RNA sequence: AUCGAAAGAAGAGGUUGCCUCAAUUAUUAGUAGAUCCGGCUAGAUGACUAAGCAUCAAUGACCCGAAUUGAAAGGAAAAGAGGCCGAAAUGACUACAUGCUUAUUCAUGUACGAUUUGGGCUCUGGUUGAAUAAGCCAGAGACUGUCGCAAUGAAAAUUGCGGAGCGCUAUCUACGAU
Numbered sequence: 001a002u003c004g005a006a007a008g009a010a011g012a013g014g015u016u017g018c019c020u021c022a023a024u025u026a027u028u029a030g031u032a033g034a035u036c037c038g039g040c041u042a043g044a045u046g047a048c049u050a051a052g053c054a055u056c057a058a059u060g061a062c063c064c065g066a067a068u069u070g071a072a073a074g075g076a077a078a079a080g081a082g083g084c085c086g087a088a089a090u091g092a093c094u095a096c097a098u099g100c101u102u103a104u105u106c107a108u109g110u111a112c113g114a115u116u117u118g119g120g121c122u123c124u125g126g127u128u129g130a131a132u133a134a135g136c137c138a139g140a141g142a143c144u145g146u147c148g149c150a151a152u153g154a155a156a157a158u159u160g161c162g163g164a165g166c167g168c169u170a171u172c173u174a175c176g177a178u
Stems, first nucleotide, its partner, number of pairs: 001178004006173001008171001010169002014085001017084005024077002033069003037065003043056004047105001049103004088117002094111006118144002121141008146163007
């Protein structure tokens, strides 16, 4: 000096890179609920099933229809502020809590975090969803960053194919090979 592999600390990607935050806006929705009127008539409610317990109900419940009033959560958007570049997203399995009690199932929440995804965009299908929003998954397309291989080129670079963030760049330290 070149190459290899390891640890440390640093850095890059961008049509809107990623996340968080409170406020705003639209949606949810003229829905749930509340009040009241009419109809019907014997049961109804507490997630499902069984047993219990509690509550409502002939002073008419539940249910059906009309009127007056009328939300919120969850999900989203654009801008702002802050933190960042596996930024982050997904969320298997398991545990715990809540839904009157016990047992099963289910739903919701919290914790853990297997797996998958380089990044955003467009289209199609599926799924979650109130949704023509948005997320995720699969397929297709063009783009973009990066590395490898091949070709062209004096070089810069360009083109084609392929890979995946467990990637890539550069630096320092010690080590090994020549």